RNA sequence: GCGAGAGUAGCUCAAUUGGUAGAGCAUCAGAUUGUGAUUCUGAGGGUUGCGGGAUCGUACCCCGUCUCUUGCC
Numbered sequence: 001g002c003g004a005g006a007g008u009a010g011c012u013c014a015a016u017u018g019g020u021a022g023a024g025c026a027u028c029a030g031a032u033u034g035u036g037a038u039u040c041u042g043a044g045g046g047u048u049g050c051g052g053g054a055u056c057g058u059a060c061c062c063c064g065u066c067u068c069u070u071g072c073c
Base pairs, nucleotide, nucleotide: 001072002071003070004069005068006067007066010025011024012023013022019056027043028042029041030040031039049065050064051063052062053061
């Protein structure tokens, strides 16, 4: 230099052809317990890496760009 893959909650990851972004763990509150752990219930937490475009509407399509992994030279 060329190609491929990945980037979504604090962490690990979903989102089945474009239609209100979720789960587990963690955190916080409550219940249970003599206290704690466990268990149960609930809550908070997101500019879907960034910028732009197409569309009534995009995490998903198109363009550019950044970071990481990997292959080739």

Transfer RNA from a Kiritimatiellia bacterium, 73 nucleotides, folded computationally.
It matches the Rfam family "tRNA". It is annotated as a transfer RNA. Gene Ontology term of the family: triplet codon-amino acid adaptor activity.
The coordinates come from a structure-prediction model, not an experiment, and the mean pLDDT is 80.